[in-house]
RNA sequence: GAAGCGAAAUGUGUGACCGCGGAUUAUCCGAGGAAAGUCCGGACUCCAUGGGCAGGGACGCUGGGUAAUACCCAGGGAGAGCGAUCUCCGGAAAGGGCCAUAGAAAAUGAAACCGCCUUCGGGCAAGGAUGGAAAGGUGAAGGUAAGAGCUCACCGGCUGUCGGGUGAUCGGCAGGCCUGGUAACCCCCGUCUGGAGCAAGUCCAAGCAGAAAGGGUCUGAGGUUGCCCACCAAAUCCCUUUCGGGUAGGAUGCUUGAGGGUCAUGGCAACAUGACUCCCAGAUAGAUGGUCACAAUAACAGGAUCCGGCUUACGGUUUCGCUUCCCUA
Numbered sequence: 001g002a003a004g005c006g007a008a009a010u011g012u013g014u015g016a017c018c019g020c021g022g023a024u025u026a027u028c029c030g031a032g033g034a035a036a037g038u039c040c041g042g043a044c045u046c047c048a049u050g051g052g053c054a055g056g057g058a059c060g061c062u063g064g065g066u067a068a069u070a071c072c073c074a075g076g077g078a079g080a081g082c083g084a085u086c087u088c089c090g091g092a093a094a095g096g097g098c099c100a101u102a103g104a105a106a107a108u109g110a111a112a113c114c115g116c117c118u119u120c121g122g123g124c125a126a127g128g129a130u131g132g133a134a135a136g137g138u139g140a141a142g143g144u145a146a147g148a149g150c151u152c153a154c155c156g157g158c159u160g161u162c163g164g165g166u167g168a169u170c171g172g173c174a175g176g177c178c179u180g181g182u183a184a185c186c187c188c189c190g191u192c193u194g195g196a197g198c199a200a201g202u203c204c205a206a207g208c209a210g211a212a213a214g215g216g217u218c219u220g221a222g223g224u225u226g227c228c229c230a231c232c233a234a235a236u237c238c239c240u241u242u243c244g245g246g247u248a249g250g251a252u253g254c255u256u257g258a259g260g261g262u263c264a265u266g267g268c269a270a271c272a273u274g275a276c277u278c279c280c281a282g283a284u285a286g287a288u289g290g291u292c293a294c295a296a297u298a299a300c301a302g303g304a305u306c307c308g309g310c311u312u313a314c315g316g317u318u319u320c321g322c323u324u325c326c327c328u329a
Base pairs, nucleotide, nucleotide: 001325002324003323004322005321006320007319008318009317010316012295013294014293015292016291017290018289020030021029022028023027032300036311037310039309040308041307042306043305044197045196046195047194056193057192058191059190060189061075062074063073064072065071076089077088078087079086080085090188091187095186096185097182098181099180113128114127115124116123117122136155137154138153139152140151142150156178157177158175159174160173161172162171163170164169201252202251203250204249210243212242213241214240215239216238219235222232223231224230259278260277261276262275263274264273265272266271
């Protein structure tokens, strides 16, 4: 210098004028790294709930972190790359199902189209052919009629055993023990798991309605004695007061929080602990915008209960660590 890998930062700035939301009102504060998708995990609220099992769902290498997770950190194995680095992750040897077409045969040890051998009865599974995949792979001047883990060497797997590691797993030794793929088909094993969500929920409460209670006016069924008077008085309408529920509306939930910053300590790290310090939107149809000047003309996009993640979108610029190659000294 070129080409890359990994991680991170910034997210128009300054000034003037006008305007908007909130508060503790000469002032102060006022969208994001993703506020987004609503995909996970929690806090919080209400409902349900005697305990256990089954079932359903989610997750799935190991250890650690965390309030929790499908997230993060460290490690293990497999694969890709010269490399920095990236991607993937329970069990197919518990059982069942499936594996089109082609092919002899698509799976518990089968089968022969071409082929090889033959004593013509048959034997073989090397070579060809089919397929995504063919019963471990490569090699042998071992073996055989021809062949074949039949035997041997190496590689891979499995089982047993010894050793290292908390563990995933790694290394050594022994045994030809050699076993197809699919679990995003059922299933098995392990862990977690009640439901709904701030339009949750709580409080106050016009108007209207009430076959809820009290009081009152008119009418006066009926009763006190057969009639009259007088008195008592049901029911209905109306007026009025109260009452419970509750609509509109208002308040609360609502923003000080598993919070931010700096330092110290422990830890490889994620993270934890401690000290000091800071206060940083809270609207309700929803505030954070507009104009002008200068610089340089910019992206994706905007809160609505709150946090922790993941994923996706993003113009330009900058920083750090690392890899490979080339040039120069």
Molecule: Bacterial RNase P class A
Organism: Mesotoga sp.